[in-house]
RNA sequence: CUCCAGAAAAGCCAACUCCUGAGAGAUCGGGAGGCGGAAAGCCACGGAUCCAAGGUGCAGCGCAUCUGGCUCUCGAUCGAUGCGCAAUGGAUGGCCGGGUUGCCUGG
Numbered sequence: 001c002u003c004c005a006g007a008a009a010a011g012c013c014a015a016c017u018c019c020u021g022a023g024a025g026a027u028c029g030g031g032a033g034g035c036g037g038a039a040a041g042c043c044a045c046g047g048a049u050c051c052a053a054g055g056u057g058c059a060g061c062g063c064a065u066c067u068g069g070c071u072c073u074c075g076a077u078c079g080a081u082g083c084g085c086a087a088u089g090g091a092u093g094g095c096c097g098g099g100u101u102g103c104c105u106g107g
Stems, first nucleotide, its partner, number of pairs: 003107004012037002017032006035094001041100003045097003048092004055085005061079002064077003
């Protein structure tokens, strides 16, 4: 330097939960904590899974706005609410594949 292995040692990372911050959300950051990991370091190239703010359709609502003919009613627009549609976009590397960089010990 290269390849193989991971029993032990010393270390490394950190599941879930709780607190806290960011985000529409999936999720991510920090603290406690330790399920687990031999790349559970890094990278969204391929697959898979997850997310609806914005968009769009429908529904009812409103001392909202406009037209018309006094009222009622109808129509259009607007506003918030509910339900649905779709992933251009975003997330997950501890979902899989792939790429890439490496520590300790032994051979």